[in-house]
Context: one part of a larger RNA
RNA sequence: GCCAACGAGUUAUUGGUAGUAGCGAGGUUAAGACUGGUAAAGUUGGAGCCGAAGGGAAACCGAGUCUGAAUAGGGCGAAUAGUUACUAUCAAUAGACCCGAAACCAUAUGAGCUAUGCAUGGGCAGGAUGAACUCUAACGAGAGUUAGAGGGAGGUCCGAACCGGUUGGAGCUGCAAGUCCUUCGGAUGACCUGUGUAUAGGAGUGAAAAGCUCAUCGAAUAUGGUGAUAGCUGGUUCUCCCCGAAACAAAUUUAGGUUUGACCUGUGUUGUUAAAUCACGGAGGUAGAGCACUUGAAAGGCUAGGGGUGUCGAGAGGCAUUACCAAACCUUACUAAACUUCGAAUGCUGUGAUGUAUUGACAUGGAGUUGGGCUAUGGGAGAUAAGUCUCAUAGCCGAGAGGGAAACAGCCCAGACUUCUGACUAAGGUCCCAAAGUUAUGGCUAAGUGGAGAAGGAUGUCUGCUUACUAAGACAUUCAGGAGAUUUGCUCAGAAGCAGCAAUUCUUUAAAGAGUGCGUAACAGCUCACUGAACGAGUGAGUGGGCGCCGAAGAUGUAACGGGGCUUAAGCCAUACACCGAAGUUGAAGGUCCGAGAGGGCGGUAGGGGAGCGUUCUAUAUGGGGUGAAGUAUGAUCGUGAGAGAGUAUGGACUGUAUAGAAGUGAAAAUGUUGGC
Numbered sequence: 001g002c003c004a005a006c007g008a009g010u011u012a013u014u015g016g017u018a019g020u021a022g023c024g025a026g027g028u029u030a031a032g033a034c035u036g037g038u039a040a041a042g043u044u045g046g047a048g049c050c051g052a053a054g055g056g057a058a059a060c061c062g063a064g065u066c067u068g069a070a071u072a073g074g075g076c077g078a079a080u081a082g083u084u085a086c087u088a089u090c091a092a093u094a095g096a097c098c099c100g101a102a103a104c105c106a107u108a109u110g111a112g113c114u115a116u117g118c119a120u121g122g123g124c125a126g127g128a129u130g131a132a133c134u135c136u137a138a139c140g141a142g143a144g145u146u147a148g149a150g151g152g153a154g155g156u157c158c159g160a161a162c163c164g165g166u167u168g169g170a171g172c173u174g175c176a177a178g179u180c181c182u183u184c185g186g187a188u189g190a191c192c193u194g195u196g197u198a199u200a201g202g203a204g205u206g207a208a209a210a211g212c213u214c215a216u217c218g219a220a221u222a223u224g225g226u227g228a229u230a231g232c233u234g235g236u237u238c239u240c241c242c243c244g245a246a247a248c249a250a251a252u253u254u255a256g257g258u259u260u261g262a263c264c265u266g267u268g269u270u271g272u273u274a275a276a277u278c279a280c281g282g283a284g285g286u287a288g289a290g291c292a293c294u295u296g297a298a299a300g301g302c303u304a305g306g307g308g309u310g311u312c313g314a315g316a317g318g319c320a321u322u323a324c325c326a327a328a329c330c331u332u333a334c335u336a337a338a339c340u341u342c343g344a345a346u347g348c349u350g351u352g353a354u355g356u357a358u359u360g361a362c363a364u365g366g367a368g369u370u371g372g373g374c375u376a377u378g379g380g381a382g383a384u385a386a387g388u389c390u391c392a393u394a395g396c397c398g399a400g401a402g403g404g405a406a407a408c409a410g411c412c413c414a415g416a417c418u419u420c421u422g423a424c425u426a427a428g429g430u431c432c433c434a435a436a437g438u439u440a441u442g443g444c445u446a447a448g449u450g451g452a453g454a455a456g457g458a459u460g461u462c463u464g465c466u467u468a469c470u471a472a473g474a475c476a477u478u479c480a481g482g483a484g485a486u487u488u489g490c491u492c493a494g495a496a497g498c499a500g501c502a503a504u505u506c507u508u509u510a511a512a513g514a515g516u517g518c519g520u521a522a523c524a525g526c527u528c529a530c531u532g533a534a535c536g537a538g539u540g541a542g543u544g545g546g547c548g549c550c551g552a553a554g555a556u557g558u559a560a561c562g563g564g565g566c567u568u569a570a571g572c573c574a575u576a577c578a579c580c581g582a583a584g585u586u587g588a589a590g591g592u593c594c595g596a597g598a599g600g601g602c603g604g605u606a607g608g609g610g611a612g613c614g615u616u617c618u619a620u621a622u623g624g625g626g627u628g629a630a631g632u633a634u635g636a637u638c639g640u641g642a643g644a645g646a647g648u649a650u651g652g653a654c655u656g657u658a659u660a661g662a663a664g665u666g667a668a669a670a671u672g673u674u675g676g677c
Stems, first nucleotide, its partner, number of pairs: 001677006011094013026050003032044003054061002064076004097235002100232001104225006115199009124189001126158003129154001133150007162186003168181003201217001203213003238612006248261005263368001264366007276354007288342001289340002294336001296334001298332004305325002307322006372397010402413003417590004422586003428580003431564003437577001439576006450566001456550002460547010477534005483507003488502003513528001517526002591602004613666001615663010631650004637644002
């Protein structure tokens, strides 16, 4: 891991509610006793309990009573239905649906492992170093010094046994629940070791690591209390039918729990009430708008005040003035969730009408839910960030299948009772993958834009509008002119159209600036504005709109249309007609629920309700079986389903059916339990 078997709402008592049955102003026995065919039977037993009367703290009174001074008012009562069983369901008390702690306490058992102590024994190859001390010699006056010989100290050195366990590797379903190889530390010592013995569970022992106390230690092990408790996790077994939630409010040592309400369901009562629409009425201060108030804030004006300057004065201060600052006021233009002279739409609400729905209201049994999520819209928090947090309104998912969005809970379309075969449509589509237009008409796009992306940039291109010039010839091009007073004045070394400052006139002209740019030291020179000629039809500037272009760099591989592929399109805009397309709608047949019928309903998690199937046993009735029971294998056929089942094979002795009853009554899951493989 697979298979099989086992495996979870039970039982008792006491209550609530509903149903059924008996009796009924009553109902009923308990223990015990008797009987007996020993049973789920019968007869007794009225103690007791509930009900038939309540009110009051009570005395007490009584269809009333209490309060009260009250004959008032008010509170609670009175105008009757109960009770005893059984069944279902829920609650309480018990282990109370099942499995699961870590723990806590009691009593025992452990020092054959290990820690430490005590007693008594045992063990340590070999080599090195060479302390004290002794002797001898030399020297010395001596103390002594030096040298040599002897000597053999040490938690000394090297290194086996022995003890340990440093490094690297192997092993890691091992040889091994700590090993193997290599390497390494100690190796006469605080050394190692045999045997005996002592100390223990909040206790021992500990050169101290909370180490060790028999593979168990921040409190051993065994048994018991014990089915400890678990607001936590997991699991909880047959079928069909009807309805169908919540993830909110309040409270909570409360926040992953619970209680009450809201929402669901069953039953009963009521009987047009709900939703929705319309009409008329009501409250309100949001969106917007506005600036009369409050807040903020711009420009100008006017005018107090302040500052500066001048002047008078010994000073105090006066007078005058000002291109400074500036309150209030005036004009213009603004600002606000905590501003409002104003002010919607919606929503809310009252009355009336219309109006129906497996709709409202009330009573009562049973729940579940109180982790929600995304999308759109209106707000707050955040950074006008988040698949972010937090409110409100709606939808969907949750608990919703089907079609579309390539794939994709929450987006778009649409709500699946069953079967069948067509048809019509929705969203979305119609070149091929792939059902349906290579459909029609008119435009646009050249970027594969379409098929990501901003500020910003650009003679891309299409189409409007405004304006200027233009057959008295424009724009572009070519040819020619582009002069004089004058080198304007100033400045300057110089300044002559062209460093700079000021002014910018007049003349001749078809036209020509006291000069557009280049250029010179300054002139010169080139060029432009402006004019003529040639040419012969549109040319320039601005602005709105449509579609494109640049801006545009990423990590495995094209990879930013699902793919192929697409360019007067298979892209975009507009118009039109077809078609495809879903579990939608419709056609045929059927089931079931509600309903008198007509007719209508039937997606569904938690959850409520209804009706059934099957297993074991019991009672009663009635069958089958060696001419083959149960079981096993297969299985025509029947039933919406749980299931039933003729026949056949195997098997070799039991076992059905009907009606009731009682339960150790249904497994795929619990890191389930046991067995097998």

This is a predicted structure of a 677-nucleotide part of an RNA (large-subunit ribosomal RNA, domain II) from a Spirochaetota bacterium. It matches the Rfam family "Bacterial large subunit ribosomal RNA". Rfam links the family to the GO terms structural constituent of ribosome and ribosome. The coordinates come from a structure-prediction model, not an experiment, and the mean pLDDT is 85.